[in-house]
RNA sequence: GCGCCGGUGGUUUAGUGGUUAGAAUUCAGCCUUGCCAAGGCUGUGACCCGGGUUCGAAUCCCGGUCGGCGCA
Numbered sequence: 001g002c003g004c005c006g007g008u009g010g011u012u013u014a015g016u017g018g019u020u021a022g023a024a025u026u027c028a029g030c031c032u033u034g035c036c037a038a039g040g041c042u043g044u045g046a047c048c049c050g051g052g053u054u055c056g057a058a059u060c061c062c063g064g065u066c067g068g069c070g071c072a
Base pairs, nucleotide, nucleotide: 001071002070003069004068005067006066007065010025011024012023013022018055027043028042029041030040031039048064049063050062051061052060
């Protein structure tokens, strides 16, 4: 340099055009317990950036950027 794959709460991840973007874990509060652990309930917090298509984009297209793999 070229090609392919990927980027979603702090972390891991689901979501193939329309429901409030869902879950696990972390964190905070409460319940439970003699205490701890485990468990239960509640809360907090996310679509890499820019543009395009569309009535509507995390999702499709183009460019950029970052990461991984391969080729040279």

This is a predicted structure of a 72-nucleotide RNA (transfer RNA) from a Nanobdellota archaeon. It matches the Rfam family "tRNA". It is annotated as a transfer RNA. It was read from a public genome assembly.